[in-house]
């Protein structure tokens, strides 16, 4: 440069938008853990305890520097010996020893403990230096000498070593020569410089080097010479390496702010290879620091790794560079090079060894051992490569290095087998039982051999060396890779996940248990979330999980975020450093740009071309790049700098001119409080209501006079002034600041504004004063379960005034300061100018301030909008999830309260803002309702009846529990019913369908009889199918005995279905299209006016529409037509059925938006819905019912059943509560006698007339009626007529009881009605509550039916008679319905929630102390060891012995600091299904709530005082807005 390059999900909420933090998905690792594991290449492995370490090995080499011992072998000489041969000597070759010497040992190799530093990187500098071995050049190598080890003999000692005498060598050591080199004196001199001086030259004097050594060749008899190759010296040059010095660069703390005496220069001397306080003596007092010094903490740095769209962020393993270490501290020798990893010398600590006297020793070199740990390998093979050391080489040493083993530890690669094979075996699992899944999978068939397993062959990697040459020799890996051939599907799948983020889903078990979980969250009897199974989904020789970085997270925001309400603007102002700055010139080129060099190692990355291993991974070639940094050339627009100059920004003059701005004196009057005096009397005050309290010692009230404090009505306003807190009688004096108008002056003086400084409501605190009101504390009195409170009487401090401190507030506009820009309207407060006026008000403009609605634009949204929350710039402050905590702990300030400044462990998945719907308010407005009130009658008290609670009980079957359960299911329990007990039986079952198989055609079944409570059994008796000629067989029935299955009123109404109930006959619910809103929503359905009513009209971003309203259906009132059976002699009416008419605000009048309507009238049987039924939106209550009925699922079923049968109990059981109801407490009345009027209805296993009998119930009767015909049926009561009772527990009431009959049933004992006679409680109008009802309605009164054999019906459901009373209203109970309005509620107020006690967990602070660590001062003592001095031996420019001072490690003493550990004990946090107390918050939360302060109380909290609205409600006033 160019390509390339950025995904989100989940989880606060009733649902939404936003803030905002939590978790996921991805990518990585030197890991590690769990299940699994075929192979092969490449890589990579002690991270913790730089903890200790056995044992082997990691550094030696040269005999071509030298002597000396040995060992072999030739050879020669000599002795000895006949000889073989021995010895001994020499010299020659191999070769081994330990020494003396040289070079290496300072490299390689480990490993980060230290070190925040020139350690590192990155660019310079060294004119301030050194450099062995290498390489080039030039020159030299002359002459002399002492020694010593080794070794030989003598001690010492366990060792380890050492001493002491004697001999020897050198390429060991020393002297002296030369000397071109350095050096140092001396004299001259050149170049630069003002000078100081720098940097040369020259000539003179001194001092200063070496191995002519080793070896091969050749020449020489030798001695010894040539030459060659090695080596030696000096000088000079390169080349590496190496010291020093500088400039940037890169951790994290200010709860570390002041640090320093070798400290900062300087001058002299030392000392290094070289500059330097590097030492050292003297001299001056510097020197660094908010651009963060000093101090703590953590770190070895870089190249580079991971991940990231980058731009970051986290890391520094393996390779490489560099730095530091070496058992911890300290030191100095050698040397080019070290203060030295496998050298040395002391100190500690540890380990060994020891004859106790002394003495080794250093694995953070390969490998291995133990420890600790979650974890990290072979006591291998090789010097064949490559590289290092030594050597002239040959050769030698090299745990460097190259192989090789081990771990799936990471990367890559291969395979675990292909293809045919069923509408599809088995098995396992689902299953609506039909059938699906596993599944072409598998069996079976054919192929094929990567890979295994056998054989065979069989590498590169090798340059090199040895030999004249020819040829010869050399591979750890390794018989490996790779090749051929045979064999056989053969030798090879597993983890995890399947509610959602997030691919994958069903059964069984379990039952908030066991468990699961990365967040939400699952489990409490139908769990896709647990545990197993199937099956499926993701990845695979691995898969999961942990742990850790980075992403995602724009959640530290440079890129790329915010501060009105969500975390966040300092209480306010002045300014200091800093940071940004108006306008035009002209200089510079520092910053910025452009081009170029030169650098930035290699390795890594990336990108082009490529190569080599079968591919990849890996290896490797080339080129380009890669963040920078540095010179040099240029540009000069913009910042910076200098240097001229302008006025626009700032400031000054000059004039007016407002205004509770600020201190300070005086002065006033209202009111209130005292004190005296008058007057006057009985009460005042105080509250919801009361009490305490005052008051006949004269209050309260009034009147006068005087004292005292403190505040300043009216104007007065939403104004005014002030930086900000904050300022209000009047009048004087002092004094800040602002606005405006025209000119003039100065020339960027400007904003910001860390630190710092100054102000700074109330309260509080010292001191001295003052104190009338009012009031924390305190006290009484009330209220209350309680009231440490709200109210009420009293009251101190404070509230006032001086001066002094404190330094906070909801100090708020919850909006830092400045500047510029961007439509307006309107009000108001000031100035000014025009215009007018005699002035003045009004009107227009223009600055400046002060409010309201609003364009655009922003905002999550409410809103904010020239006084921004809108566009931009500049500065400062501050904010990163809730809670702990604005707490602790350290500092600072403060007399104290206390104030700044401030974590953190732990905890929780939230906290939060704004709006929405909805509910709910001891909020509001409007409207209805037998809801209130007005009325009338009841219930609560009395006895019963019936229901239901409790109690009992063998069972007293079960179900219903505010309203919406309790005369309900049940419209009717004596046995049945009946489910409950108790007791006796039966088991394929009482009842159902079916198959098998055997019997049978009266088995059954009906009467009888037996024993039994009966079921059930058992004897006898009567009665014996259909086809079919007989048989046999079939059909139908029943029995026996198996199967399939019956059977449950057994559970769960919280699986459900269908029915109910209630809000409720209330006006309401929803949709669809459009509109608005980011969005939930929302309009539509508001709002006027009307209605029984979302009934209708008007309006209007709404226009339809659906279900409900309403009308359509019944039933009732009038009329008329048909028809009709009963009625009746007969008509006819009455009357039943069908029909059809009528009623519509249609009509007049008023009213009213003329409209929907509405108030009156009139005519009508009836009038504004005539009157009642049926008819119950969309939802509410997990509301009721599994016992009406279906139903999933669960359970029980042959043994002795939750099945089924039976007999007897029981559902009626009675100290007691409670609901429904009957009768009644009587004169409206009770009784006796006489008299009248009805509708619904039912009736053939039924009603049941007439007539008789019986006092009555009721019988005997049988007429008639399937019903307008006949019964029930009576004359229906109440009512009238007449009499009697005369207020009495009665001639009221009728409960209870005894007696004697009646009916009905199989059967009235428990347990039935009914009659008569007799008996004759309780009760005399009902506490506190509480229920019905608005017209043919309530009351009253009888009558009929269901159901039913009877009945315990007073109840239910219809009938009809007789027949009222109120209602002004809507304030107040109850409840709804619309609007609105707070809410922290949405499980919706029966909501939510706050703090003390109590118990249980945990963590951090504090604590009397106790312990340890780390860094430093001060002082003692101080090894080894350099130089320095002194004495003394010696072979005297030098050693060597001993002494001194100094310096200094370790050590030990003191007093602090500092950073963990643990602690008795106090305190306060967090958390923790159902523990106590109360109720402080949210709605006006029931005394609005909240900061700040003070006091005070079990707790929340209460009260004083100032503030703040982030209070409701209501009124007033002002402004907008329409007209």
């Nucleotide at each position: 440069a160019u390509u390339u390059u950025g995904a989100g999900g989940a989880u606060u909420u009733g649902a939404u938008c936003c803030u905002g933090g939590u978790c996921c998905a991805g990518g990585a690792u030197g890991a590690a853990c769990g299940c699994u594991g075929g192979c092969g290449g490449c890589g990579u492995g002690g991270a913790u305890a730089a903890g200790g370490c056995a044992u082997g090995c990691a550094a030696g080499u040269c005999g071509a520097a030298c002597g000396c011992c040995g060992a072999g072998c030739a050879c020669a000489u000599a002795a000895c010996g006949c000889a073989a041969g021995u010895u001994a000597u020499g010299u020659g070759c191999u070769u081994g020893g330990a020494g003396u010497g040289g070079c290496g040992a300072a490299u390689u190799g480990g490993u980060u403990a230290g070190u925040a530093a020139c350690a590192c990187g990155u660019a310079g500098a060294u004119a301030a230096u050194c450099u062995u071995c290498u390489c080039c050049c030039g020159c030299c190598a002359c002459g002399g000498c002492c020694a010593u080890a080794a070794c030989u003999c003598g001690g010492a000692g366990a060792a380890a070593u050492c001493c002491g005498a004697g001999c020897u060598a050198a390429u060991a050591g020393c002297c002296g020569a030369u000397g071109g080199u350095u050096u140092c004196u001396a004299u001259u001199u050149g170049u630069c410089g003002c000078a100081a001086g720098a940097c040369g030259g020259a000539u003179a004097g001194a001092a200063u080097a070496a191995a002519u050594g080793g070896u091969c060749a050749c020449c020489g008899c030798a001695a010894g010479g040539u030459g060659g190759c090695c080596g030696g010296g000096c000088g000079g040059g390169a080349a590496u390496g190496a010291g020093u010095c500088u400039g940037c660069g890169g951790c994290c703390u200010a709860u570390c702010a002041g640090c320093u005496a070798g400290u900062u220069g300087g001058u002299g001397a030392g000392g290094u290879a070289a500059u330097g306080g590097c030492c050292c003596a003297c001299c001056a007092a510097g020197g660094c620091a908010a651009u963060g010094a000093c101090g703590g903490g953590u770190a070895g740095g870089g190249g580079g790794a991971a991940u990231g769209a980058g731009a970051g962020u986290u890391c520094g393993a393996u390779c490489c560079c560099c730095a530091a270490c070496a058992a911890a501290g300290a030191u100095a020798c050698u040397g080019a090079g070290a203060c030295a990893u496998g050298g040395a010398u002391c100190u500690u600590a540890c380990u060994c060894c020891u004859a106790c006297g002394g003495g080794a020793g250093g694995c953070a070199g390969c490998a291995g051992u133990c420890g600790a740990g979650a974890a990290u390998a072979u006591u291998c093979g090789g010097c064949a490569a490559u590289g290092g050391g030594g050597g002239a080489a040959a050769c030698c040493c090299u745990g460097a290095c190259c192989g090789a083993g081990c771990g799936a530890c990471g990367c890559c690669g291969c395979g675990u087998g292909c293809g045919g094979g069923a509408a599809g075996a088995a098995g396992c699992c689902c299953u609506u039982u039909g059938g699906g899944g596993u599944g072409u999978a598998a069996a079976c068939c054919g192929c094929u051999u990567u890979u295994c397993u056998g054989a065979g062959g069989g590498a590169a990697g090798a340059a090199u060396c040895c030999g004249c040459a020819a040829g010869g020799a050399u591979g750890a890996c390794g018989g490996u890779a790779c090749c051929u051939c045979a064999g056989g599907a053969a030798u090879a799948a597993g983890g995890g996940g399947a509610u959602g983020c997030a691919a994958a889903u069903u059964c069984u078990g379990u039952g908030c248990c066991a468990g699961c979980a990365g967040c939400c969250g699952c489990g409490g009897u139908a769990a896709g979330a647990c545990a197993g199974a199937a099956u499926c989904c993701c990845c695979a020789a691995g898969c999961g999980u942990u742990a850790u970085c980075c992403g995602g997270a724009u959640u530290u925001a440079u890129u790329g975020g915010g501060c009105g309400u969500a975390a966040a603007g300092c209480g306010u102002c002045u300014g200091u450093a800093g940071g940004u700055g108006g306008c035009u010139g002209g200089a510079c080129a520092a910053g910025u740009c452009u081009c170029u060099a030169a650098u930035u190692a290699a390795a890594c990355c990336u990108c082009a071309a490529g190569g080599g291993c079968u591919c990849a991974a890996c290896c490797u070639u080339u080129g380009a790049g890669c963040u920078g940094u540095u010179g040099g050339a240029g540009a000069u627009a913009c910042u910076a700098u200098c240097u001229a100059g302008c006025u626009a920004g700032a400031g000054g003059a000059u004039g007016u001119u407002a205004g509770g701005g600020g201190c300070u004196g005086a002065c006033g009057g209202a009111a209130c409080g005292g004190u005296c005096g008058g007057u006057g009397u009985a009460g005042g005050a105080g509250u919801g209501a009361a009490a305490u309290c005052c008051a006949u010692u004269g209050a309260u009230a009034u009147c006068g006079a005087c004292c005292g404090g403190a505040a300043c009505a009216c104007c007065a306003a939403a104004a005014g002034c002030g930086a900000a807190g904050g300022c209000a009688g009047u009048c004087a004096g002092c004094u800040g600041g602002g606005a405006c108008a025209a000119u003039c002056c100065u020339g960027a003086c400007a904003c910001u504004g860390a630190g710092a400084g100054a102000c700074g409501a109330a309260a509080g605190c010292g001191u001295g004063g003052g104190g009338a009101g009012c009031a924390a504390a305190a006290a009484g009195g009330a209220u209350u379960a309680g009231a440490u409170a709200c109210c009420c009487u009293u009251g101190u401090a404070g509230u006032c005034c001086a001066c002094g401190c404190u330094g906070u507030a909801a100090a708020c506009g919850a909006u830092g300061g400045a500047u510029a820009c961007u439509g307006g309207c309107u009000a108001c407060u000031u100035g000014a100018a025009g215009u007018g006026u005699c002035g003045a008000c009004c009107c227009u403009u223009c600055a400046a301030g002060u409010g309201g609605c609003g364009a655009a634009g922003c905002u999550a949204a409410c809103g904010c909008g020239u006084u921004a929350a809108g566009u931009a710039u500049c500065c400062c402050g501050c904010c990163u999830g809730g809670g702990a905590a604005g707490u602790a702990c350290g500092g600072c300030c403060g007399c104290a309260a206390g104030g700044c400044u401030a974590a953190a462990a732990c905890u929780c998945a939230a906290a939060g803002g704004a709006a929405u719907a909805g509910a709910c308010g001891g909020g509001g407005a409007c409207u209805c309702a037998c809801a209130c009130a007005a009325g009338c009658g009841g219930u609560g008290g009395a006895u019963c009846a019936u229901g239901u609670g409790g109690c009992u009980u063998a069972a007293u079957u079960c179900g219903a529990c505010a309203a919406u359960a309790a005369a309900c299911g049940a419209g009717g329990a004596a046995c049945c019913u009946u489910a409950c007990c108790a007791a006796g039986g039966u088991u394929a079952g009482a009842a159902a369908c079916u198959c098998u198989a055997g019997c049978g055609g009266a088995c059954a079944g009906c009467c009888u009889g037996c024993a039994g409570a009966a079921a059930a059994g058992u004897a006898g008796g009567c009665u014996u199918u259909c086809u079919c000629a007989c048989a046999a067989g079939g059909a139908c029935c029943g029995c026996u005995a198996g199967g399939g299955c019956a059977g449950g009123u057994a559970c769960u109404g919280c699986a459900u279905g269908g029915u109910u109930g209630u809000c409720g006959u209330c006006a309401g619910c929803a949709g669809g299209u459009g509109c608005c809103g980011u969005g939930a929503g929302g309009c539509g359905c508001u709002c006027c006016c009307u209605u029984a009513a979302a009934u209708g009209g008007g309006u209007a971003a709404a226009c339809c529409u659906g279900c409900g309203c309403a009308a359509c259906c019944c039933u009732u009132a009038c009329u008329c037509g048909a028809u009709g059976u009963u009625u009746u002699a007969a008509a006819u009416g009455u009357c039943a059925u069908c029909g059809a008419g009528a009623a519509c605000u249609g009509c007049c009048c008023g009213g009213g938006a003329u409209a929907a309507c509405u108030g009156g009238g009139a005519g009508g049987a009836a009038g504004g819905c005539g009157a009642g039924g049926a008819u119950g939106a969309c939802g509410c209550c997990a509301a009721a019912u599994c016992a009406g009925c279906a139903u999933g699922g669960u359970c029980c079923u042959u043994u002795g059943a939750u099945a089924c049968c039976u007999u007897g109990g029981g559902c009626u059981g009675c100290a007691c509560a409670c609901a429904u109801g009957a009768u009644a407490c009587a004169a409206u009345g009770g009784c006796g006698a006489g008299g009248a009027c009805a509708a619904u209805g039912g009736g053939u296993u039924g009603c049941c007339a007439a007539g008789c009998c019986g006092a009555a119930a009721g019988g005997c009767g049988g007429a008639g009626c399937u019903a307008a015909u006949c019964c029930c049926a009576a004359c229906a009561a109440a009512c009238c007529u007449c009499g009697u009772c005369u207020c009495a527990g009665u001639c009221c009431g009728g409960a209870u009881u005894g007696a004697g009959g009646g009916c009905u049933g199989c059967a009235a004992c428990u347990c039935g009605c009914c009659c008569u006679c007799a008996u004759g409680a309780a009760g005399c109008c009902g506490g506190a509550a509480u229920c019905g009802c608005u017209a043919g309605u309530a009351a009253u009164c009888g009558c009929c039916a269901a159901u039913c054999a009877g009945a315990u019906a007073u109840g239910u459901g219809g009938c009809g008679a007789u027949g009222a009373a109120u209602a002004c209203g809507u304030u107040c109970c109850u409840g709804a319905g619309u609007c609105u309005u707070g809410u922290a509620c949405u499980c919706a107020c029966c909501g939510c929630c706050c703090g003390u006690c109590a118990c249980g967990u945990c963590a951090a602070g504090c604590g009397a102390g106790c312990u340890g660590g780390g860094a430093g001062u001060a002082c003692c003592c101080g090894a080894a060891g350099c130089g320095u001095c002194c004495c003394g031996c010696u072979u005297u420019u030098a050693g060597c012995g001993g002494g001194a001072a100094a310096c200094u490690a370790a050590g030990g003493u003191a007093a602090g600091c500092u950073c963990a550990g643990u602690a008795a004990g106090a305190g306060g946090g967090a958390c923790g299904a159902a523990g106590u107390c109360g109720u402080a918050a949210c709605a006006a939360g029931g005394c609005a709530c909240g900061c700040g302060u003070a006091g005070c109380g079990g707790a929340a909290g209460c009260u004083g005082u100032g503030c703040g609205u982030g209070g409701a409600u209501c009124a007033u006033c002002a402004c907008a807005u329409u007209u």